The RNA shown here (small-subunit ribosomal RNA) has 1381 nucleotides and comes from an uncultured bacterium. The RNAcentral record of the sequence draws on Greengenes. Its mean pLDDT, the model's own confidence on a scale to 100, is 82.
RNA sequence: AGAGUUUGAUCCUGGCUCAGGAUGAAUGCUGGCGGCGUGCUUAACACAUUCAAGUCGAACGGGCUUAGACGAAAGCUUGCUUUUGUCGAAAGCUAGUGGCGGACGGGUGAGUAACGCGUGAGCAACCUGCCUCUGUGUGUGGAAUAACAUCGGGAAACCGGUGCUAAUACCGCAUGAUAUGUGCUUAUUGCAUGAUAGGCACAUCAAAGGAGCAAUCUGCACAGAGAUGGGCUCGCGUCUGAUUAGAUAGUUGGUGAGGUAACGGCUUACCAAGUCGACGAUCAGUAGCCGGACUGAGAGGUCGAACGGCCACAUUGGAACUGAGAAACGGUCCAGACUCCUACGGGAGGCAGCAGUGGGGAAUAUUGGGCAAUGGGCGCAAGCCUGACCCAGCGACGCCGCGUGAGGGAAGAAGGUCUUCGGAUUGUAAACCUUUGUUAGCAGGGAAGAAGAAAGUGACGGUACCUGCAGAGAAAGCCACGGCUAACUACGUGCCAGCAGCCGCGGUAAUACGUAGGUGGCAAGCGUUAUCCGGAAUUACUGGGUGUAAAGGGUGUGUAGGCGGACUUGCAAGUCAGAUGUGAAAACUCGGAGCUUAACUCCGAGCCUGCAUUUGAAACUGUAAGCCUUGAGGACAGGAGAGGUAAGUGGAAUUCCCGGUGUAGAGGUGAAAUUCGUAGAUAUCGGGAGGAACACCAGUGGCGAAGGCGACUUACUGGACUGUAACUGACGCUGAGACACGAAAGCGUGGGGAGCAAACAGGAUUAGAUACCCUGGUAGUCCACGCCGUAAACGAUAAAUACUAGGUGUGAGCGAACAAUCUUUCCUGCCGGAAUUAACACAAUAAGUAUUCCCCCUGGGGGAGUACGGCCGCAAGGUUUGAAACUCAAAGAAAUUGACGGGAGCCCGCACAAGCAGUGGAGUAUGUGGUUUAAUUCGAUGCAACGCGAAGAACCUUACCAGGACUUGACAUCCUAAGGAGAUUGGGUAAUGCCGAUUGUGCCCUUCGGGGAACUUAGAGACAGGUGGUGCAUGGUUGUCGUCAGCUCGUGUCGUGAGAUGUUGGGUUAAGUCCCGCAACGAGCGCAACCCUUACGGUUAGUUGCUACGCAAGAGCACUCUAGCCGGACUGCCGUUGACAAAACGGAGGAAGGUGGGGACGACGUCAAAUCAUCAUGCCCCUUAUAUCUUGGGCUACACACGUACUACAAUGGCGCAGAACAAAGGGCAGCGACCCCGCGAGGGCAAGCGAAUCCCAUAAAAUGCGUCCCAGUUCGGACUGGAGGCUGCAACUCGCCUCCACGAAGUUGGAAUUGCUAGUAAUCGCGAAUCAGCAUGUCGCGGUGAAUACGUUCCCGGGCUUUGCACUCACCGCCCGUCA
Repeated sequence: AGAGUUUGAUCCUGGCUCAGGAUGAAUGCUGGCGGCGUGCUUAACACAUUCAAGUCGAACGGGCUUAGACGAAAGCUUGCUUUUGUCGAAAGCUAGUGGCGGACGGGUGAGUAACGCGUGAGCAACCUGCCUCUGUGUGUGGAAUAACAUCGGGAAACCGGUGCUAAUACCGCAUGAUAUGUGCUUAUUGCAUGAUAGGCACAUCAAAGGAGCAAUCUGCACAGAGAUGGGCUCGCGUCUGAUUAGAUAGUUGGUGAGGUAACGGCUUACCAAGUCGACGAUCAGUAGCCGGACUGAGAGGUCGAACGGCCACAUUGGAACUGAGAAACGGUCCAGACUCCUACGGGAGGCAGCAGUGGGGAAUAUUGGGCAAUGGGCGCAAGCCUGACCCAGCGACGCCGCGUGAGGGAAGAAGGUCUUCGGAUUGUAAACCUUUGUUAGCAGGGAAGAAGAAAGUGACGGUACCUGCAGAGAAAGCCACGGCUAACUACGUGCCAGCAGCCGCGGUAAUACGUAGGUGGCAAGCGUUAUCCGGAAUUACUGGGUGUAAAGGGUGUGUAGGCGGACUUGCAAGUCAGAUGUGAAAACUCGGAGCUUAACUCCGAGCCUGCAUUUGAAACUGUAAGCCUUGAGGACAGGAGAGGUAAGUGGAAUUCCCGGUGUAGAGGUGAAAUUCGUAGAUAUCGGGAGGAACACCAGUGGCGAAGGCGACUUACUGGACUGUAACUGACGCUGAGACACGAAAGCGUGGGGAGCAAACAGGAUUAGAUACCCUGGUAGUCCACGCCGUAAACGAUAAAUACUAGGUGUGAGCGAACAAUCUUUCCUGCCGGAAUUAACACAAUAAGUAUUCCCCCUGGGGGAGUACGGCCGCAAGGUUUGAAACUCAAAGAAAUUGACGGGAGCCCGCACAAGCAGUGGAGUAUGUGGUUUAAUUCGAUGCAACGCGAAGAACCUUACCAGGACUUGACAUCCUAAGGAGAUUGGGUAAUGCCGAUUGUGCCCUUCGGGGAACUUAGAGACAGGUGGUGCAUGGUUGUCGUCAGCUCGUGUCGUGAGAUGUUGGGUUAAGUCCCGCAACGAGCGCAACCCUUACGGUUAGUUGCUACGCAAGAGCACUCUAGCCGGACUGCCGUUGACAAAACGGAGGAAGGUGGGGACGACGUCAAAUCAUCAUGCCCCUUAUAUCUUGGGCUACACACGUACUACAAUGGCGCAGAACAAAGGGCAGCGACCCCGCGAGGGCAAGCGAAUCCCAUAAAAUGCGUCCCAGUUCGGACUGGAGGCUGCAACUCGCCUCCACGAAGUUGGAAUUGCUAGUAAUCGCGAAUCAGCAUGUCGCGGUGAAUACGUUCCCGGGCUUUGCACUCACCGCCCGUCA
């Protein structure tokens, strides 16, 4: 010191959360020792029991005990003992009287918002026991009363009567001033009431003794002074709420009297009507205050345990007595509640003292020792008392210190964990060797704390401390490991269990859950919870804001308040400086010192930032006085204006009424209908009525504070502006409350009502339509008076003053004589620089730079401008104002990239349009869905699945089903043993397996023994195998947008940044193709070209090809053809257009003309697109089965639906005849198969040729010529079916193809909808090939014949570029609101 979290990304605003410190803490796990501290925060709840305040016999009379004295009696050891009576101490103890103390010490924080506390003053308005000092005095009398005795009452507590007695108890008299009071008076002094020091006179008031042999000591009384302690008064400070705004009758003041230690309404009688309050009275809530403590850089914020000062309280409330002092914690009285005793009549009690108990609570200790120390009370003293205090006990509650060992030690042990199986890690860690002895344990010694000397006195305590002994022995845990935040792997789990402070993690590969290993952090503790401060500049004094994020009042006038122009002089309140007093101690900081160190304690200094007094300064603020004119105002002269109020006037238009003309519609809409109209509408002409609003002018023009103001005239009236400078002289600015104004709608009363028009009615639209559209229509809109008081009342921007580059308009003026032009003032706009701003933007009309004052944010989003309360209002409602519970981690501002839009602009494409032929209707073929089934294997599913994987399912294929078999396996590698290749064949089975028979002995090396490779069989296990799952774990491959023209990068520049620029713009192109311009300059992947093919020519070469040779042979290579290499086309040439460019258009030449036609070629990327069943592959799953083999079946099912094709519906045709025509490209040895013969035919037989420019498949067909049919379900159409055959094959039943004969279905051009195609194309006609034993209407190729149309880009679809909006970014198949569940 910061960090995480809003977004696809960015910047800002803004909240939430974290890291730090602290605690009288509590709680979970764990726990060795010591020191110093600390420990009922809750029930000021109730308390059993002991203890916590007594002491003095040197104040007093008694009593008791005893020494002693005197008698008496008894005993006998005759002078002693015992008993008893009386007296009785100067000795001891003591109930009572009396004195002092009990008002301190100790506890608690309930009350108290107060002179209670803090701080500083004051008392000329006061008191003060004990203590210190000074002066004086202490004479003489008296009457009682406890105790005691006796009598009585009562359960007790206790009380009463009678009698006796003492005092330092009580009361007289005397003396007495310096005291007090009154009167007179002198001096000094104070702001004043008065005070101080004197003088004179009068009056009043005192005492107590005790001890000692004595000296003397100690008391007592009066007075003065001091010290200490208290009382009272005042200035300042001291929490929250205005949803508490008025409070107050002893209240405020005065006079008299009373009372008090003392002032005072403190009390009382009378008089007056005051006093306090937005600078917050009163009321309500909360709270003991402070020194200080915690935190913080500080300013602050929070707290007030322990220690210290003050206050208050003592079961609750009240009251006085005594006393120096109390309205008294362990005193009294009364009342209340509660508890206890009781003989029921009556009594007793007060732990918020120390322990302790119950209760409450998350939670807080011993019914301990001692007066040895410190301190207190009493006493002359000895001494007594002291739960104050000093100690000990309990609690890791806190702070501090120490320890649990140290050094060496690599076979890097074992074990654990991970692993790519090689290893890595735990880890010098352990073992092992050497060594030490803190703490704890045992034993021995042993304090200080204790004083002025001697003696005595220690609870703690045989404690601290010292010494010795033994042994590494007795002593480590807790939390975390996704980011923030230091620290990672494995397994389990599978949106489950769970975690979580925030973001978030978990749906089968979880570093986030649980466990383990490892690691990190702290350590006798570690985590969690709670609370406070910090971070948070997130209440901003230091140190924030208000155009759009929360936030400027709707506007003005103006009160209090705040602030205020130039100059001069004085004062000294603020301000500044010096001095003095105070700011307790402790605490804190610094420097030292003492406990072994530290915590802790002690000493010194600083600090205590404050308050008060005093001395000075006079710049600034203030204040007093004077003066000034520039701020402000006034005067005079002008012009502008929808400024306001009232009255009057006017024309156009709508509607209505009357009349004329006139006839069938009008009106209205996207289209209609409701509606009006033959009873005469609409239209048109004339006349009239009535209300409202004022076209053009009219303008980011004018006026007004805002709301707002628009025909004309008149009257009254407000403001601004310009010019002049002879007036006043700071008179100013702002403005909480207050007052006034305040659109529209609405309300009240009374008018008015043409048009328009909420509500309402009807008609449409629609799935519905309580809407948008249409026809009607009432309040209202208008006027007068009154109320309401709100609006996106907006410039979302309060007012005033000054200053700070420019440019360009509009309006009103002045000046330079006028115009042009220029200067200047005011108002109103635009652009723009600096500056500001998060950005957008603002920019002399500031959101800039400064000053003043007010409102507001009162502080995340929602709840909510809601509820309650007050005020206003007739109501509706408004306003000051204005919450809380609950809930979320965001909500939001600006800008960026994209996507999207039933936004815009430009452009393209068989996209539309223009055409041709189809599909959709029929039958059949084929694929799919669905259904069915033992199975109908699986995949593909909008375009971009559906004659697709499949270039060909009878078995096989085959993955599916049923049945039967097999288990190291059908296939691969390794090991052991044995064997020997192989071929033919029989039995059996549905088939394989199985059981036999016959034949036969391979390759290489050889030392001839054998060995090796390959093969077969058997065995054991490692393993094989899987078309099992996951295409959402993957590679590879493919589709699609799309052959669309795009997609990016480097450097530079701009921007806080995401990003932009380049790639946009003007042209052009099929094209980001090219040109020009430009803060860009270059480059890459795409486009194009290079490749193949086709169209022309040249040249070379020619057999199987060709041939001008009559045929053949032979010859030849001109032509055709074949296949190599070249040439050719480049907008190259000409013209026009264009910016002189790029390019476009036209033309020439040319076989071909503007990428000549076709193909291959597919940028960055999108779709978690398709494929685990081509292949490969991670993980998971099966392993006598999900593997393998095999027979049969299925993939071919069939109420149905869809896609793709074929054949047709016929005359541009069918059929027949003529063979009378013309191709290209392919294939062929397990093959193509000629000729010839047989068969109607499919085909068969025989068999030549050909591994093919040679032979074969192989007759091309449509077209052409002739004939027939005559528009029909036909001489169209051929499905379906029957019969007879052929071919392939182990086998055509399920389930192949073909031929012949017979039968002859639907169908007569196809609804909504929809597809392809722009030229050698569509359409039409045949031919070939792959697959293949056989099977083609499919697919891939080949040639023949050969059209129509394109005005054009408004619309549909798709795409490209630019721009705009956006609350979308999983990106419109988005987001999101309400209701219901």